[in-house]
This is a predicted structure of a 349-nucleotide part of an RNA (small-subunit ribosomal RNA, central domain) from Phragmites australis. Taxonomically the source falls in Phragmites (Eukaryota, Mesangiospermae, Petrosaviidae, Poales). Its Rfam family is "Bacterial small subunit ribosomal RNA". The full RNA is in RNAcentral, with records from SILVA.
Context: one part of a larger RNA
Order: sequence, then C1' cells, then structure tokens
RNA sequence: UUUGGCGUAAAGCAUCUGUAGGUGGCUUUUCAAGUCCGCCAUCAAAUCCCAGGGCUCAACCCUGGAUAGGCGGUGGAAACUACAAGCUAGAGUACAGUAGGGGCAGAGGCAAUUUCCGGUGGAGCGGUGAAAUGCAUUGAGAUCGGAAAGAACACCAAUGGCGAAAGCACUCUGCUAGGUCGACACUGACACUGACAGACGAAAGCUAGGGGAGAAAAUGGGAUUAGAGACCCCAGUAGUCCUAGUCGUAAACGAUGGAUACUAGGUGCUGUGCAACUCGACCUGUGUAGUGUUGUAGCUAACGUGUUAAGUAUCCCGCCUGGGGAGUACGUUCGCAAGAAUGAAACUC
Repeated sequence: UUUGGCGUAAAGCAUCUGUAGGUGGCUUUUCAAGUCCGCCAUCAAAUCCCAGGGCUCAACCCUGGAUAGGCGGUGGAAACUACAAGCUAGAGUACAGUAGGGGCAGAGGCAAUUUCCGGUGGAGCGGUGAAAUGCAUUGAGAUCGGAAAGAACACCAAUGGCGAAAGCACUCUGCUAGGUCGACACUGACACUGACAGACGAAAGCUAGGGGAGAAAAUGGGAUUAGAGACCCCAGUAGUCCUAGUCGUAAACGAUGGAUACUAGGUGCUGUGCAACUCGACCUGUGUAGUGUUGUAGCUAACGUGUUAAGUAUCCCGCCUGGGGAGUACGUUCGCAAGAAUGAAACUC
C1' cells in the first nucleotide's frame, strides 16, 4: 500500500459552525478534456515467459516469438463526469399557527437551616453498634416572639419537555435563538461532508475583587483496631456562591461520527394537522415531527440490534493494526501554574 475493521475484543474527535478539498437531484443541448474502442511509433541488449535447437543430461548457451502495462500520435463512439439552458421532488425564504426547565438580564417569593436579640424555664443536650471528644448554671437543649444572612427551589414530576453537546426546573417581566405542523406564494440544486481553523465546553483547579448559611477536601480531636495516615463521631479551612478572566479535560456514554434513500408489524407518550361522530371534552381512523418499549427478516463471535439499525446501499470525515514500556521520554505549541495537545524508541513477553 492492498485488504479488513471501529456498541462490548485495538479503534467515532466532547459537541457544533465552517474554509480548501471530495461527493452531489430531474430534462434537454454542445464539446470531446476525463472515459471507451481501433491503428501507428516507442519503451536498447541481456533477463522473465513460450516454442525449437546445441553441449552425453542438467545447469548453461543459441535462434525465433509473445502478452499486460506506460508515454506520444492518429481515427472514431457519445452512455457517464464536465459545459450551457431549463425544471421543482432536495435546500432555503416569506405567510399563518403552535409546544417547550433553550439562552441572557432584571424584579419578586416561601419552607427549612444557622446566627443574633428578648421572654418562659432550670439540667442536661448531642452523638453512637456502644461510647467519648464536644455544647451547657457566664443558663445550654426545649419553646415563643423579633431580626439578619447565604444557598437551594419540596409537591406538580413522567418511561415527560427543550438544547449541538456540556446542560437546563420557585414565580413574573423584558430581550433573544432554534424546532415543528399547515397551506402552498417565491428562489431555483443555492446541497452533504469537512483536513486546517474558529466557537462553545460538567466538575475540579488557578488569578483578582466580593460573599460565606449549610454541608465539606486538607487539618485537629474522640473512637475502632495489632496498627488506622480510613470507614463512625465532634469540630473545621480552601473551595462550593457572585463578577471578570483562565484552564480545555471526564465512564464528556447510546462506550454506537454526519447526511440521504429503501426494508414486517404490535403497543405507549409528547407536539401538531385532517376526516368522521358528538352539545362538548373524549374515543376512532389517518398524516407528520420527536421520544419509549416489544419484535419479523437481516446482521452479529455471542450478548444483542432491529424504520431512532449494529439491516441493505452511496458520499465525506475521524480513528485502529499484539501486551507491556507509555499516553511515558525528547522536541514543539498553548497555559500564571497545575498541566493540556502532539507523541516515539531501546528493551521485554
């Protein structure tokens, strides 16, 4: 390189936007660049292959012949790619609806917790398997009233909804993005994928300034234990929260890249449309977009998957090639750092 693969054996980038590139719907025309066919010339000889011959055979040698393929020339074909013109089934715009924890900002709210102040009250409280450390007559715990603070939003709540993913849930308002159903007005292939690049990206961490109720790495103490650097208990700082940056990683998982088309059904849920029935909500039938479950054919090593494919096909990208060494070393880029990205070899089995 060819071939083969990527749910779980090695292997799908965390996700998206998008440049170059690759690929690309239907009809007609032009041309002959790609494509196909014929012919010519050439690709030294030796070698290889085939046939015949010569050394007693063979190796070896001699003579003759030939294919595929490359480059060039020439004559044709016109299906496909390419060119040009058009079309509307892809794609998009406009119109009329609609669902939603999609995003950002502002405002408001309640339960609980903790702390503080005051009242009542007077001996324990707390905690555990059992205890102890701890709190408490300088009045704890309990209970009542008041105040403050920070964080999170019970029930509804679901196998449910939205978002590219990360993720998103108290309520209201403003701004804003996307989806989807319908009718079919407009544009007329404007599409798909996407190296490089860019954007976003949980938690933890870092920088600066705020904030700090609860819980809580580290840390201290009490237990347990042979020991206990743990599990259990009492405390408790960073951080968790906000603002502005940074980091760029996760079992970032459906361990399953994206797009398009086709290929049995049954049964739920969500959004929306139509028909029939009805006073009406339902129910029934049917279409579409999603989200589940079960399952046929097929596929699969099996498990399983199965119109949301891991089936049948096409296009594009990424990635894999025995285990360890090793996601390490070196170099480079990025970063304040922590580190991230790229990424070997010797050696060994």
The coordinates come from a structure-prediction model, not an experiment, and the mean pLDDT is 87.